[in-house]
Predicted 3D model of a 72-nucleotide RNA (transfer RNA) from Candidatus Woykebacteria bacterium GWB1_45_5. Model confidence (mean pLDDT): 81 of 100. Rfam family: tRNA. It is annotated as a transfer RNA. About the family: Transfer RNA (tRNA) molecules are approximately 80 nucleotides in length. Gene Ontology term of the family: triplet codon-amino acid adaptor activity.
RNA sequence: GCGGGUGUAGCUCAGCGGUAGAGCGUCUCCUUGCCAAGGAGAAGGCCGCGGGUUCAAAUCCCGUCGCCCGCU
Numbered sequence: 001g002c003g004g005g006u007g008u009a010g011c012u013c014a015g016c017g018g019u020a021g022a023g024c025g026u027c028u029c030c031u032u033g034c035c036a037a038g039g040a041g042a043a044g045g046c047c048g049c050g051g052g053u054u055c056a057a058a059u060c061c062c063g064u065c066g067c068c069c070g071c072u
Base pairs, nucleotide, nucleotide: 001071002070003069004068005067006066007065010024011023012022013021018055026042027041028040029039030038048064049063050062051061052060
């Protein structure tokens, strides 16, 4: 330098055009003599960044940055 993959909640990941979800974690309550386990509920992200297409974009297109893999 070229090619490919990836970037979404604190962490691990889903979502593949129609107002963003799960598991774990965190907080509150219930249960318990206490802890753990169990039950109920809540907070938390506008999707790496900048543009474009569209009535509508996490999703499609372009650029760019980080990380991973390969090639020269």